[in-house]
Context: one part of a larger RNA
RNA sequence: GAGUAGCGAUAAAACGAGUGAAAAGCUCGUUCGCCGAAAGCCCAAGGAUUCCUACGCGACGUUAAUCGGCGUAGGGUGAGUCGGCCCCUAAGGUGAGGCAGAGAUGCGUAGCUGAUGGGAAACGGGUUAAUAUUCCCGUACUUGAGUGUAAUGCGAUGUGGGGACGGAGAAGGUUAGGAUAGCAAUCGGUUGGAAGAGAUUGUUUAAGCCGGUAGGUAGGUCUUUUAGGCAAAUCCGGAAGACUAAUACUGAGAGGUGAUGACGAGGACUUACGGGUCUGAAGUAUCUGAUACCCAGCUUCCAGGAAAAGCCACUAAGCUUCAGUUACACUUAAACCGUACCGCAAACCGACACAGGUGGGCAGGAAGAGAAUUCUAAGGCGCUU
Numbered sequence: 001g002a003g004u005a006g007c008g009a010u011a012a013a014a015c016g017a018g019u020g021a022a023a024a025g026c027u028c029g030u031u032c033g034c035c036g037a038a039a040g041c042c043c044a045a046g047g048a049u050u051c052c053u054a055c056g057c058g059a060c061g062u063u064a065a066u067c068g069g070c071g072u073a074g075g076g077u078g079a080g081u082c083g084g085c086c087c088c089u090a091a092g093g094u095g096a097g098g099c100a101g102a103g104a105u106g107c108g109u110a111g112c113u114g115a116u117g118g119g120a121a122a123c124g125g126g127u128u129a130a131u132a133u134u135c136c137c138g139u140a141c142u143u144g145a146g147u148g149u150a151a152u153g154c155g156a157u158g159u160g161g162g163g164a165c166g167g168a169g170a171a172g173g174u175u176a177g178g179a180u181a182g183c184a185a186u187c188g189g190u191u192g193g194a195a196g197a198g199a200u201u202g203u204u205u206a207a208g209c210c211g212g213u214a215g216g217u218a219g220g221u222c223u224u225u226u227a228g229g230c231a232a233a234u235c236c237g238g239a240a241g242a243c244u245a246a247u248a249c250u251g252a253g254a255g256g257u258g259a260u261g262a263c264g265a266g267g268a269c270u271u272a273c274g275g276g277u278c279u280g281a282a283g284u285a286u287c288u289g290a291u292a293c294c295c296a297g298c299u300u301c302c303a304g305g306a307a308a309a310g311c312c313a314c315u316a317a318g319c320u321u322c323a324g325u326u327a328c329a330c331u332u333a334a335a336c337c338g339u340a341c342c343g344c345a346a347a348c349c350g351a352c353a354c355a356g357g358u359g360g361g362c363a364g365g366a367a368g369a370g371a372a373u374u375c376u377a378a379g380g381c382g383c384u385u
Stems, first nucleotide, its partner, number of pairs: 013031006032382004040362004046342002050340001051075006060068002080141002082338003086119003092113003098107003122139005142334011153319002158314004166301004172294003177288005182203006204262002208257003215250004219244008228236002263283001266279005302305001348357002364376004
C1' cells in the first nucleotide's frame, strides 16, 4: 500500500426463553422465507470413524462461537434368506502340449482365471444415544447331511433338452398409488351471520400358504422303425401307423388364510421434560389409475440380436440281497467377509467447508399432454460475517 480488495450464489429473516465470561450465528419455542423429478428418501462407486455420547475452544471454521465434519476420551456396525465368498461362464488375461524366433520373447488349442451377466431361500411389526430384511416378537421359506418307514434300475467330466436373450409398435387385463364418500374420534371461544352440504385427524396391515382366474403357447397320446446326435441310449432328431378334440405347460391379479394378531387418531398415569408405562375408536365402499406387473408374451422389421453351470432326461464303464434313486417323517447343519456414517456432497474427484464434475432406484396433491411450468405435502433447508 491499507484497515483498502475481499469474507465464495440476492432462498431472508424477526422475536421470546435457555445456557454462558460473552449470543446476529448454539439449544428450545412462535412467526417468516426457500427447495419439493429436489436443495427429499434409498443404493452403487469412492472415502475410512467423518457415526453416537461426555468434556473442551489454543489451532482449524474466510467473522464471533457456549457450536462443529475441530481437539480429548468412551461407546457403536450382530445375517442359512441382503451383498460377497461359493457354482458358472463373456470380453479380456493366462496358457500344458504346439507354432514362430539366434535369443529375450511373441502368438495360441484344451484348460484355468475373470462380472458389469446366469445360479436355492424372508416378510410385517417392535426396539437403540448410535445397528437392524442382521437383535426381539409373530408368521415363513431354502439347501445339504444323518436316521427310520415304504417303494424302486441306479449310474457321467459323455449325449440331448433347457437355461436363452434384438429393435420398434399396439391392445387388453391388473395392481401400486391417488381422489371422494361412508365410518370413527375430537373441535365448534372471539368477529355481522353460520350445529350446516362445518373444521381437523385417522381409516394401515407383508412374505408365505390355499386356489388357478384375465390372458399366452403348443394339437395330444400310444406303437413300430431308424445311414443322425464322434461310443451307447428306452433320451433327442428322422420315418410309418393307430387313436383322439380336448389336454398339457405357462400366467399377473382378485378372493380366502396369515390376522380373535400387529399397527392405529386419541386418552390415562408418570417424568430428571429427553422420555417412559398402560390403554385404544373406526379400520368400509365407489371412482380414477401408471413409464410397474401379466410381458422372456403378442404383432412387426432387418441390422438377425452371449456363453456356461445349476436343473431335467438318456445311456457308457460299473454296481446290481449292497450301494444308489424316489416319497414321507424326524434330527441336525448353514461357516467366513461386508454391514457405523457421507453418498449430486462441507465427508467422493477438483491444493480449500471450492457456484464445477459424479452411475442407478423411488416419484404425493392442485392446474397441465407432460418427469415442462407455478404453488404445495412428507421431508429438508435460510447457503458461517
About this RNA:
A computed fold for a 385-nucleotide part of an RNA from a metagenome, annotated as large-subunit ribosomal RNA, domain III. The full RNA is in RNAcentral, with records from SILVA. The coordinates come from a structure-prediction model, not an experiment, and the mean pLDDT is 85.